This is a predicted structure of a 350-nucleotide part of an RNA (small-subunit ribosomal RNA, central domain) from a Phycisphaerae bacterium.
Context: one part of a larger RNA
RNA sequence: CUGGGCUUAAAGCGCAUGUAGGCGGGAUGAAAGGUGUCUUGUGAAAGCCCUCGGCUCAACCGAGGAAUUGCUUGGCAAACCAGCAUCCUUGAGGCAGGUAGAGGCAACUGGAACCUUCGGUGGAGAGGUGAAAUUCGUAGAUAUCGAAGGGAACGCCGGUGGCGAAAGCGAGUUGCUGGGCCUGUUCUGACGCUGAGAUGCGAAAGCGUAGGUAGCGAACGGGAUUAGAUACCCCGGUAGUCUACGCCGUAAACGAUGCGCACUAGGUACGAGGGCCUCUGACGGUAAUCGUGCCGGAGCAAAAGUAUUAAGUGCGCCGCCUGGGGAGUACGGCCGCAAGGCUAAAACUC
Numbered sequence: 001c002u003g004g005g006c007u008u009a010a011a012g013c014g015c016a017u018g019u020a021g022g023c024g025g026g027a028u029g030a031a032a033g034g035u036g037u038c039u040u041g042u043g044a045a046a047g048c049c050c051u052c053g054g055c056u057c058a059a060c061c062g063a064g065g066a067a068u069u070g071c072u073u074g075g076c077a078a079a080c081c082a083g084c085a086u087c088c089u090u091g092a093g094g095c096a097g098g099u100a101g102a103g104g105c106a107a108c109u110g111g112a113a114c115c116u117u118c119g120g121u122g123g124a125g126a127g128g129u130g131a132a133a134u135u136c137g138u139a140g141a142u143a144u145c146g147a148a149g150g151g152a153a154c155g156c157c158g159g160u161g162g163c164g165a166a167a168g169c170g171a172g173u174u175g176c177u178g179g180g181c182c183u184g185u186u187c188u189g190a191c192g193c194u195g196a197g198a199u200g201c202g203a204a205a206g207c208g209u210a211g212g213u214a215g216c217g218a219a220c221g222g223g224a225u226u227a228g229a230u231a232c233c234c235c236g237g238u239a240g241u242c243u244a245c246g247c248c249g250u251a252a253a254c255g256a257u258g259c260g261c262a263c264u265a266g267g268u269a270c271g272a273g274g275g276c277c278u279c280u281g282a283c284g285g286u287a288a289u290c291g292u293g294c295c296g297g298a299g300c301a302a303a304a305g306u307a308u309u310a311a312g313u314g315c316g317c318c319g320c321c322u323g324g325g326g327a328g329u330a331c332g333g334c335c336g337c338a339a340g341g342c343u344a345a346a347a348c349u350c
Stems, first nucleotide, its partner, number of pairs: 003322004007304002012318001014201004021194003025088005033081002035077004041071002049065006091191001092188003095184005103177007110154001114150008125136002162169002206247006215241002220236004258317006266295007275286003299306002323350003332343004
C1' cells in the first nucleotide's frame, strides 16, 4: 500500500450541530491546469532481455538493438476532472395558507390517594405472615366522620396511539419557544451530502452548595426462617428519590442495524393534513404524500431472519473490527472535587 467485513460470530461513536477535508444536479461558452496523442532533450557505462560474433563448447568476452514505464521542449485534441464566465430548476432553502402532537421552558391552579396534627363517635385490640414475632394501642390505637397542613405522583381518556436527534416526554390553564407534515408554485438559483478534530445535548446512580422530605427506601437496627442466613419474608429506617444552580458523561444509551440520495412485486392496519368523485348531510369511494406497525415475494443471509422503515441493488462520506485470556487493565497524557471517565499497550499464556 492492499483485502474482507461490522443485526445475533470481533466490529456503527449514546445523539446531534458543524470546521477542515472528501464527494457533488442540468445547459452553453472560452481557455487548456490535470488528461490523451505526436514530438525535443535527457534518462552515463556496465548489468538484465533480444540478435550476431570471438575463445574447440560453456562460463567469460566483443558488437548492435531493445529496455530504462521518469523528467522535460514544442504542437495538436477538448470527452472527462479542476478552475473561469453566463444561464436553468428537478436537489436544497425561503414565502403564503393550513394542520396533528405527553416536543421544550416558566408561572399559576386542581382532584384522588397517602402522611401528620386537631376535634367528634367508639372502647380493645390493630398490624403483619406460610405460620409468627419484633411493632402500634387504655397517655384511647385500628375503624369511622369532620377540619387544617404537607410533599410527591398525575387514575380513567390511553391505544398494537402521538411527539422528539437521542437521552426522553403523560393532570389542567396561560405565556414564551423548537421541529415536522400537507397544500399552493410566488421567490432564491446548487446555496447540497457527509463530517477527522471541535462544540453542545445526554437515563439512572453518584458528587458540591442551598432548600425540601409525604410515600418509598441502599446502608443500618430489630423480628423471623435456616445447619448458618451478612439474603429472600416482616417491623422500623439514614442517604437518596423532589427543587434551584453547578459537576459527572456513563448504560443491554438496543432496531445490539451510522448518515444522505436513488432504484427494486404485493397485501393489510393505524396516525396526519389536503385533492377528486358521489351525497342535503353523515357516510362512502378513489389516486397520490408523510409517518408508524404486521404479513409476505424476488433478492440477500451460515441460518435465524430481513424484505420500499432492507439486512436487496448502487453511489458519497464518516466511525469501527482483525483469535481467546492477560485487559478496556498497566504506564503516560487529557478531563474530574471525588467516584471515576476518555485515549490505550506489553510480557506471559492457550
The prediction has a mean pLDDT of 87.